[in-house]
RNA sequence: UCGAACAGUCAGCUUAAUUCAGUCUCACCCUAACCAAAGAAGACUGAAGCGGAGGAACCAAUAUUGGGGCGUAUCGCAAGAAGGACACCUCUCAGUCCUAGCCCGUCAGCUAACUCCGUCGGCAUUGAGGGGAGACUGA
Repeated sequence: UCGAACAGUCAGCUUAAUUCAGUCUCACCCUAACCAAAGAAGACUGAAGCGGAGGAACCAAUAUUGGGGCGUAUCGCAAGAAGGACACCUCUCAGUCCUAGCCCGUCAGCUAACUCCGUCGGCAUUGAGGGGAGACUGA
């Protein structure tokens, strides 16, 4: 130095909702406290990435119980069915929880060109077992 094995610790997760650059600000947050200043904090703008909607031809489909879209959040009168979440990934068993909310306004199938919009929120998350991948530390 390389490899193998052992032991211990760890990773944030969900969502399209992230990253970068510039300008401005110090009300919040942080830099132990005060002051000041500044920032990885806040605001705005732009770009990239990501997600969504509208929108020809061809094709498809046709008439209000109006219809449609985002979203896992749907179907059924009900019983229930179906779907989703439980924290590195995946599988099995058991258990718990969720199926909300919002928008368009009589209109929207698909859809090249083209056009428009969003880039928020929420949570700290069960038990057992099988398989797999990664980081660090130790002798």
c-di-AMP riboswitch aptamer (ydaO/yuaA leader) from Cyanobacteria bacterium FACHB-502, 139 nucleotides, folded computationally. Rfam family: c-di-AMP riboswitch aptamer (ydaO/yuaA leader). Rfam links the family to the GO terms cyclic-di-AMP binding and regulation of gene expression. The coordinates come from a structure-prediction model, not an experiment, and the mean pLDDT is 76. RNAcentral holds the sequence, with entries from Rfam. Lineage of the source: Bacteria > Bacillati > Cyanobacteriota. The model forms 91% of the base pairs in the Rfam consensus.